Context: one part of a larger RNA
RNA sequence: UCGUGGUGAAGGAACUCGGCAAAAUACCCCCGUAACUUCGGGAGAAGGGGGGCUAAUUUUUGUGUAGAGGUUUUCCUUCGAAGCAUAAGUUAGACGCAGAGAAUAGGCUCAAGCGACUGUUUACCAAAAACACAGGUCCGUGCGAAGUUGCAAAACGAUGUAUACGGACUGACGCCUGCCCGGUGCUGGAAGGUCAAGGGGACUGGUUAGCUCUUCGGAGCGAAGCCGAGAACUUAAGCCCCAGUAAACGGCGGUGGUAACUAUAACCAUCCUAAGGUAGCGAAAUUCCUUGUCGGGUAAGUUCCGACCUGCACGAAUGGCGUAACGACUUGAGCGCUGUCUCCACCAUGAACUCG
Numbered sequence: 001u002c003g004u005g006g007u008g009a010a011g012g013a014a015c016u017c018g019g020c021a022a023a024a025u026a027c028c029c030c031c032g033u034a035a036c037u038u039c040g041g042g043a044g045a046a047g048g049g050g051g052g053c054u055a056a057u058u059u060u061u062g063u064g065u066a067g068a069g070g071u072u073u074u075c076c077u078u079c080g081a082a083g084c085a086u087a088a089g090u091u092a093g094a095c096g097c098a099g100a101g102a103a104u105a106g107g108c109u110c111a112a113g114c115g116a117c118u119g120u121u122u123a124c125c126a127a128a129a130a131c132a133c134a135g136g137u138c139c140g141u142g143c144g145a146a147g148u149u150g151c152a153a154a155a156c157g158a159u160g161u162a163u164a165c166g167g168a169c170u171g172a173c174g175c176c177u178g179c180c181c182g183g184u185g186c187u188g189g190a191a192g193g194u195c196a197a198g199g200g201g202a203c204u205g206g207u208u209a210g211c212u213c214u215u216c217g218g219a220g221c222g223a224a225g226c227c228g229a230g231a232a233c234u235u236a237a238g239c240c241c242c243a244g245u246a247a248a249c250g251g252c253g254g255u256g257g258u259a260a261c262u263a264u265a266a267c268c269a270u271c272c273u274a275a276g277g278u279a280g281c282g283a284a285a286u287u288c289c290u291u292g293u294c295g296g297g298u299a300a301g302u303u304c305c306g307a308c309c310u311g312c313a314c315g316a317a318u319g320g321c322g323u324a325a326c327g328a329c330u331u332g333a334g335c336g337c338u339g340u341c342u343c344c345a346c347c348a349u350g351a352a353c354u355c356g
Base pairs, nucleotide, nucleotide: 001351002350003349004348005347006346007345008344010342011341014340019337027051028050029049030048031047036041038172053093054092055091056090057089058088059087061085062084063083067079068078069077070076095099107335108334109333110332111331112330113329114327115326119131120130135170136169137168138167139166140165141164147156148155149154173322174321175320176319178252179251180250183249184248185245186244187243188242189241192240193239194238198234199233204228205227206226207225210221211220212219213218253271254270255269256268257267280314281311292308293307294306295305296304
């Protein structure tokens, strides 16, 4: 000097990002117990009192002597002074700082956010508000199901059959879930447009038997066959097109003016759009400006709580808003408690170091 453990005057969170750590609480019995609530809870709420030992005494229960009753009378059975044991009191007393005398052994309350809950997770820096969840909705699937694995046979699905199975989103419960189908996607659509290979072969090119001409070198015409090119016409899905569909992907405006103080604008006009954000919530896990403004709590509060609404850039199953219970979650406040601190001191023990 450090580690581990212990004690501490007065104060008691002044420490600190933050009560981190420590302290405190702790068991059994009795009394008592709020808001809120899904009536189950909350609740061990909170908050109080008692606890060991000795003596006397009361009652409980067990056993059961003497004794009493019943009886089927060698026996069995019911009750039961006493004694012993047992449990719960009452009264009195003594001792100690202290009687759950050691050890084991909840701190509590108020308010808010998020997630309903019990669960699950980053083996070895994250346990959470993330995942899951019961419940809700949509889509697919009629059985040799859809879907998944496999080249296939085949297997799972399932020895199941739409109250089933697969996929997607949401996430208990309560109240709800508005408008937009223009874009993208999906579903449907006996018409029309476009449209591949294939079918089809009109028209046409090459070659050439042969014929004609010839300056005898060759030139022209040219059937069939073979080879090539190939129009009309025919033809599926798709796309175009027409509808539907948002708990499909997604989206949900601007400008100008106007009321008898001012301000504001229920009102009017105009442009654009597929439609212009409804209910609810709102400086929020979302608010830049911002420590917004007002109120509360504090002597003093960039955090917190309640409001306001000017929502840079909330908003309704990428769910909206509430919500009892729950949480090693996050935030703020209080009581208790303390060496966290004012401000450090000492003790025990283990190391390092110095000296020997």
The part of an RNA shown here (large-subunit ribosomal RNA, domain IV) has 356 nucleotides and comes from Methylophilales bacterium BACL14 MAG-120920-bin58. Its Rfam family is "Bacterial large subunit ribosomal RNA".